[in-house]
RNA sequence: GCGAUUGUAGUUUAACGGUAGAACGUGUGACUGUGGCUCGCAAGACGAGGGUUCAACUCCCUCCUUUCGCC
Numbered sequence: 001g002c003g004a005u006u007g008u009a010g011u012u013u014a015a016c017g018g019u020a021g022a023a024c025g026u027g028u029g030a031c032u033g034u035g036g037c038u039c040g041c042a043a044g045a046c047g048a049g050g051g052u053u054c055a056a057c058u059c060c061c062u063c064c065u066u067u068c069g070c071c
């Protein structure tokens, strides 16, 4: 340099173009003599910039990033 692949919550991950879900973790409450377990509630995310569309995590383009291959 060329090609492919990956990017969603603190972490691991779902999501036919039509309100982004879950688990663990975190906060808070209940339970308990205290802690843990268990249960209820809450906060928290679509890599960046454009385009198509009534509507984009999803489709198209560019860039960045992860990993791999070729030279």
Base pairs, nucleotide, nucleotide: 001070002069003068004067007064010024011023012022013021018054026042027041028040029039030038047063048062049061050060051059
Transfer RNA from a Nanobdellota archaeon, 71 nucleotides, folded computationally. The coordinates come from a structure-prediction model, not an experiment, and the mean pLDDT is 81. Its Rfam family is "tRNA". Its family is annotated with triplet codon-amino acid adaptor activity in the Gene Ontology. Lineage of the source: Archaea > Nanobdellati > Nanobdellota.